[in-house]
């Protein structure tokens, strides 16, 4: 001293990933608007909409120093004469008009038009104009006639006029003078590619004025005005200059191609013509051009920049307010005056409106400033003042200015201020939560001491204002001490405003949106898919942090929010900076054209490129740094910036030109290969079917079965023989070949290309490819053939609920050929062509070299599979890339709507190619990942299936259930996993339900405050009883205050089998006693997640062995535990006569694949076998992983929440849970002779018992009854039955069965009607072995038998639990059915197949 200040994500597909890919969200802004709210100041900004329509004022006037002419009214004199009135002359006076001069073309406002030289940027004018300004040079001479004002008259409502007459000018008009002006010609000369231009210079021509004012003057002349002299303003002409302004070119900025052709004054050229000026600007003739895919024409839209808003930037988006231009003034159209307009507050025409009117005419233009009306969501006072800065006129005072300055209204935006500060704990009071402790509003309030910002009043009080007249000085100018320039003093003027400011006195002022995540910030209550929220995901269904309130929080602040819009995040159009195997996306395929891009050397140029000069990039704005308003906002000065354009100069590496030259890039020729490469003729053989003929009989055919068909008019089979038409077994191969579609028997004719080896020629001739051509499987379309065989359509049979279908017999088009169309396929390797580069390795097809000749090496060109690096979301691909690069085309931007509608192009038609948007949703999708399914695949198990035995379903009865019925049938369990479940025992109670009577602090509980001294008990009455009444008895303790206890009232509260198991605990079912869920650590994978746990064996078992990227451990498994079997050692109440152990109960042994043989990996183990009471988890039981059904239970119990409180509580009598057309599980008895009946005789084991079991004996036909011994138990009580032995019954509804129903006992029990149980007599139902179907069990089980026990006063138990007695059958085996386990695979399912979904149709 230069550069350089700069980038942030989230949420939402999914059970859970990773990508892809779309919505949406945090920012910043805004000429806004709408909600709620609201204290002041300063700068700013304020119809985006209908360029819709305006009352009413104002917004461009001015000069008398350019003319004429002059009212009111003063003065002075006359004249009248009513003395204060009227006339006249004369002088000031100077309105209101009038000629004339300049101005009105500025300023001001709008944005309609306009895609265009309109606007921007840089140039051109050698093709131009330029009043007023400045500068310089020349000049200003003589006459002339009008018209306005006015007069007079006249027309007309008005607007506005007609005739006739007077006069002025810096108005007009004629003649002179004249150039360095203009035009012609001629000479010369600069400059330029030319056209042209430029200087000089001669000659012709044509052209001008106003001396008009005002102001001094010494001489002179005067009609005293002045002439004349002069100074200042004016005037005419030229020359330059400044300003402004016009035309032309180069470049640059919108959207459609479903606009692809457009153009006849069009394009040029000549002559004319017209401009200030170029030019089809216009005319006349000639020629036929001009534009266009680098998008012309045509349609949409839009005033343009400087700027603004946004972003890191490249970009995207806008065009208020300030600024520069452009355009336009009610709509259109024309001119006129001027220097300038084709004219916003000028004219003239036409058109629409609106107004006046006597109906004949006439007037008007707010996109100026206010204001109004109409629209809109929406945008202001009919203010003050020219002091200020600028603009008009004028010599000047001055006038005139809705430009401007000021102030008014709007929180509309930017920026500033303020609503108070320190102390202040009993952490008051209220309020919201509460676990009831407390927590929190919260030093916040009150309270005590400060302090006074902004309104308010009161006093003081600016800057903005000085270069004005005028005056005084001094200086220039002048004849000149007028006038007048210039410098310096004095020296009037303030709309805003008594306004900012100081000062003192006083006191007021916070609201809005938010708390589910995104996103900073929670609680209680109400509501209960209702109400309402939502920006996206999404919240609400009775415990909502997501509606609504409330109490606290968080944000922001005279503001807050919402909605609109734009930019950002979005790398979501991707130059910076994206993709195209499966997600969206590679054109079906080649061939060439514009185009794009392109080998190697060497010159030359300078378009790109690069540097540096200049020029321009207006000012404002952004930046920087300084000043000024007390800060900011705002504003001032400097600077920097301005990435651009143009032009000069320079370099030459690279690209482009040019030109010359090389071989490797490509391409020609010659040798060989190989090959279903394309066309076109022939020719062949198998097999189909069809005809002939022969042989020869009943079926062929056909299917899961079967029918329809064929067949005795002779099929099918066979044999001979013919005819057609079509495809070419074997070979035949992830083999060849073409660009792809495609190509496949032979043999010939004609053709394409492609590989190999080497030498020669060319000598970048290259690569790619919009548009076009041209080929393009099936199918299908014309026209003419053909026609075996298979076959859309159809026609019949069959499955089937149906079955327009799969199966099955027939058939038409087509399939086949010629020749012409369709252009289309999952036309796919879902990968575009080209070239170069990057580890291998192992097949294969063609060729070529090489030697060591081989089952070798090697190179080239092709085809395949495996795999490094790298890529890849991941699958994968990997020298045939999806790897690293270039070149070029193509295409893609969220799902659906849709490749569909319109147009348009192609076709004979189908149709096909180009190709949308309104709506619509928050996804749609791809990859791998765990699962769960699957009428998917391997492996295994289980009384799962088979193989057995015995049941149920049929009967009658018991007991649950459902259902209906009742006042009430309480209530709960409902597939498996509810139904002889809760309930291991409902007359009453239980009892919750129902009727009826009773209580209300209660039937039971707990504290207080206040009274009593009892209360219970017992007798009688009354009542269905609860209960009431009476009556009898009737407190304890003490330091005397009280204290225990009762009862009574009051009060907090109790209670509640009311709800919700979808708010809970606990507990319990089930899958399942199935093996099987896990975890720490490595390790793989971006990740979810895998490994491990998978794999070979094995096993009841993730049991156990071995291998392995695994290694390890936990929970289940198995053992540990109980019990039965065996045996030992201890004890011995009882048992038993003793004694003794068969019994009793205590500790111990025993069994572990521990020995052997064989199989095995010789592991684990398996299978035989000794021996042994017991043999491979001896039998049984207990125990029940992770989790799974929101699986059962608020009625077992506890328990949040709700709900009740003279009742959903409680008490009491009665009734009901026990009803009965029916429907259903469980189960008992049975149909009988393996039985029943009778009698006789045998043999258990678990158990219970004192409010108890109860012997003996005794009564009764029996349930029982009397009646007492024993027994608080190995002691006393407690008949087993089925078996076995003997008889009758003889197969019948029975000697079978035992329903029901009368009688008459018994026994619990306050009490058996409703409603137990038993017995005894009578009575004797329905049943004669059970339909689809369905169950249980594998050994001491099944199946019979009968025994105990709990519950319980008794029982409705034929249930449940448990003990013994007898005691069998059968398992080939895993195809099938159900359930499980494990590994693979698939998947659009994750609430998980009882998932998902598609279509019609109803609503």
């Nucleotide at each position: 001293a230069u550069c350089a200040u700069g980038g942030a994500g989230a949420g939402u597909u999914u059970g859970a990933u990773u990508c892809u890919g779309g919505c949406u969200c945090a920012g910043a802004a805004c000429u806004a608007a709408c909600g709620c709210u609201g204290g002041c100041g300063g700068c700013g900004c304020g119809u985006c909409u209908u360029a819709a329509a305006c009352a009413u004022g104002c917004a461009a006037g001015u000069c008398g120093u350019a003319c004429g002419a002059g009212a009111a009214c003063c003065c002075u004199g006359g004249u009248g004469c009513u003395u204060g009135c009227a006339u006249u002359a004369g002088g000031g006076g100077g309105a209101g008009a009038g000629u004339g001069g300049c101005g009105a073309a500025c300023g001001g406002g709008u944005g309609a038009g306009u895609a265009a030289c309109a606007c921007g940027u840089g140039g051109a004018u050698a093709a131009u104009c330029u009043g007023c300004c400045u500068u310089c040079g020349g000049g200003a001479u003589a006459g002339g006639g009008a018209c306005a004002a006015c007069c007079a008259u006249u027309g007309g409502a008005a607007a506005c006029g007609g005739u006739g007459g007077c006069u002025a000018a810096u108005a007009c008009c004629u003649a002179a003078u004249a150039a360095c002006a203009u035009g012609g010609u001629c000479u010369u000369u600069u400059c330029a590619u030319a056209a042209g231009u430029u200087u000089a210079g001669a000659u012709c021509a044509u052209u001008a004025a106003a001396g008009g004012a005002u102001g001094g003057g010494g001489a002179c002349c005067u009609u005293c005005g002045g002439g004349c002299c002069u100074c200042u303003c004016g005037c005419c002409u030229g020359a330059a200059g400044a300003u402004g302004a016009g035309u032309c070119c180069g470049c640059g900025g919108c959207c459609c191609a479903u606009u692809a052709g457009u153009u006849a004054g069009u394009u040029g050229g000549u002559g004319g013509g017209g401009u200030a000026a170029u030019g089809g600007c216009c005319u006349a003739c000639c020629a036929a051009g001009a534009c266009a895919g680098c998008g012309a024409u045509g349609g949409g839209u839009a005033g343009c920049c400087g700027g603004c808003c946004u972003g890191a930037g490249a970009g995207g988006g806008u065009g208020a307010a300030c600024g520069g231009c452009c355009a336009c003034a009610u709509u259109g159209g024309g001119a006129c005056u001027g220097a300038g307009a084709u004219a916003c507050g000028g004219c003239c025409c036409a058109g629409a409106c609106u107004c006046c009117u006597a109906c004949g005419g006439g007037a008007g233009g707010c996109a100026g400033c206010a204001g109004u009306u109409a629209a809109g969501a929406a945008u202001c006072u009919u203010g003050c003042g020219c002091a200020a800065u600028g603009g008009g006129c004028g010599a000047a005072a001055g006038c005139c200015u809705g430009a401007c300055g000021c102030a008014g209204c709007g929180a509309c935006g930017c920026c500033g201020c303020g609503u108070g500060g320190a102390c202040g704990a009993u952490u008051a009071a209220g309020g919201c939560c509460u676990u009831c402790g407390g927590g929190u509003u919260g030093u916040a309030a009150a309270g005590u001491c400060c302090a006074g910002u902004a309104a308010g009043u009161a006093g003081g009080g600016a800057a903005g204002a000085a270069u004005a007249a005028g005056u005084a000085a001094u200086g220039g100018g002048u004849a000149a001490u007028a006038u007048u320039c210039a410098u310096u003093g004095c020296g009037a003027u303030g709309a805003c405003g008594g306004u900012a400011c100081c000062u003192a006195c006083c006191u007021a002022a916070a609201g809005c949106c938010c708390c589910g995540g995104c996103u900073a910030a929670c609680u209680a209550c109400g509501u209960g898919c209702c109400a309402g929220c939502a920006g996206c995901c999404g919240c609400g269904g009775u415990a909502a942090u997501a509606c609504g309130u409330a109490u606290g929080g968080g944000g922001c602040u005279a503001g807050c929010g919402u909605u609109g819009u734009u930019c950002g995040g979005a790398a979501u159009u991707a130059u910076u900076g994206g993709g195209u195997g499966u997600a969206a996306a590679g054109g079906g395929c080649g061939u060439c054209u514009a185009g794009g891009c392109g080998g190697g050397g060497a010159a030359u140029u300078a378009a790109g490129u690069u540097a540096g000069g200049u020029g321009u990039g207006a000012a404002a704005g952004c930046c920087a740094u300084g000043g000024g308003c007390u800060c900011a906002a705002c504003u001032c000065a400097u600077g920097a910036a301005u990435u651009g354009c143009a032009u000069c100069u320079a370099a030459a590496a690279c690209u482009g030109a040019u030109u010359c030259u090389c071989u490797u890039g490509a391409g020609u020729u010659c040798g060989g290969g190989a090959u279903a490469g394309g066309a076109g003729a022939g020719c062949g053989g198998a097999a189909u079917u069809c005809c002939u003929g022969g042989u020869g009989u009943a079926g062929c055919g056909g299917u899961g079965a079967a029918a329809u068909g064929c067949g005795u008019a002779g099929a099918u089979a066979u044999c001979a023989g013919g005819a057609a038409g079509a495809a070419c077994a074997c070979c035949a191969g992830u083999g060849g070949u073409g660009a792809a579609g495609g190509c496949g028997g032979c043999u010939c004719u004609c053709u394409g290309g492609c590989c190999u080896a080497g030498a020669a020629c060319u000598g970048a001739c290259g690569c790619u490819g919009a548009a076009g051509c041209g080929c393009g499987a099936a199918a299908g379309c014309g026209u003419g053939g053909g026609g075996a065989g298979c076959g859309a359509a159809c026609g019949g049979g069959a499955u089937u609920a149906g079955a327009u279908a799969c199966c099955c017999c027939g058939g038409u088009a087509g399939u086949c050929c010629a020749c012409g169309c369709c252009g289309u396929a999952a036309a796919c390797g879902u990968u575009g062509u080209a070239u170069a580069c990057u580890a291998g390795g192992u097949g294969u097809u063609a060729g070529u070299g090489g030697c060591u000749u081989g089952u070798c090496c090697a190179c080239u060109a092709g085809u395949g599979c495996c795999g490094u690096a790298g890529c890849u979301a991941a699958c994968g691909c990997a020298u045939u890339a999806a790897g690293u690069a270039u070149a070029c085309c193509a295409c893609c931007u969220g799902g659906g709507g849709a490749g569909u509608a319109c147009g348009g192009c192609c076709g004979c038609a189908a149709g096909g190619c180009u190709u949308a948007a309104a709506c619509u949703c928050a996804a749609a999708g791809a990859a791998a990942u765990u699962g769960a399914c699957g009428g998917g695949g391997g492996c295994c198990c289980g009384c799962a299936c088979a193989a057995g035995c015995g049941g149920u379903g049929g009967a009658g009865c018991a007991u649950g259930u459902g259902g209906u019925u009742u006042a009430a049938u309480u209530c709960g369990a409902u597939g498996a996993u509810a139904c002889g479940c809760g309930a291991a025992g409902a007359a009453c109670c239980u009892u919750a339900c129902c009727u009826g009577g009773g209580c209300u602090u209660g039937a039971a509980c707990u504290g207080u405050g206040c009274a009593u001294g009892a209360c219970a008990g017992g007798u009688a009455u009354a009542g269905a009883g609860a209960u009431a009444u009476a009556u009898c008895c009737u407190c304890c303790u003490u330091u005397c205050g009280g204290g225990g206890c009762a009862u009574g009232u009051a009060u907090a509260g109790a209670g509640g089998u009311g709800c919700u198991g979808c708010a809970u605990g606990g507990u319990u079912g089930u899958c399942g006693u199935c093996a099987g869920c896990u975890c720490g650590u490595g390790u793989c994978g971006u990740g979810a997640g895998a490994u491990g746990u998978u794999g070979g064996g094995u096993u009841a078992a993730g049991u156990c062995c071995c291998g392995c990227a695994a290694c390890g451990a936990g929970c289940g498994c198995a053992a540990c535990c109980c019990u039965c079997g065996u045996c030992g050692u201890u004890a011995g109440u009882u048992a038993c006569a003793a004694g003794u152990g068969u019994c009793u109960a205590a500790c111990g042994a025993g069994a572990c694949u521990g020995c052997c043989g064989g199989u095995a990996u010789c592991a684990a183990a398996c299978u035989g076998g000794a021996g042994g009471a017991a043999g491979g988890u001896g039998g049984g039981g207990a125990u029940g992983a992770u989790g799974u059904c929101a699986a059962g239970u608020c009625a077992g119990c506890a328990u949040g929440g709700u709900c009740u409180u003279u009742a959903u509580g409680u008490c009491c009598a009665g009734g009901g849970c026990u009803a009965c057309a029916c429907a259903c599980a469980c189960g008992c008895u049975a149909c009988a002779a393996u039985g029943g009946c009778c009698g006789g005789u045998a043999c258990a084991a678990u158990g219970g018992g004192u409010c108890g079991c109860c012997a003996a004996g005794c009564c009764g036909u029996g349930a029982g009854g009397c009646g007492g011994a024993g027994c608080u138990a190995a002691u006393c009580c407690u008949c087993a039955a089925a078996a076995c032995c003997g008889g009758c019954c003889c197969c019948a509804g029975u000697u079978c069965g035992g329903a029901u129903u009368g009688c008459a006992g018994g026994c619990u029990g306050c009490a058996a009607c409703u409603c137990g149980c038993c017995u005894g007599c009578a009575u004797g139902a329905a049943g004669u072995u059970g339909g689809a179907g369905u169950u249980g069990c594998u050994a001491g089980u099944a199946a019979a038998c009968g025994c105990g026990c709990g519950u319980c006063a008794g029982c409705a138990a034929c249930a449940g639990u448990g003990c013994g007695u007898u005691g069998a059958a059968u398992a080939c085996g895993u195809u099938c059915c159900c359930g499980g386990g494990u590994c693979u695979u698939g998947u659009a399912c994750a609430c998980a197949c009882c998932g998902c979904c598609c279509g019609u149709c109803a609503c």

A computed fold for a 1403-nucleotide RNA from a bacterium, annotated as small-subunit ribosomal RNA.
The coordinates come from a structure-prediction model, not an experiment, and the mean pLDDT is 83.
Rfam family: Bacterial small subunit ribosomal RNA.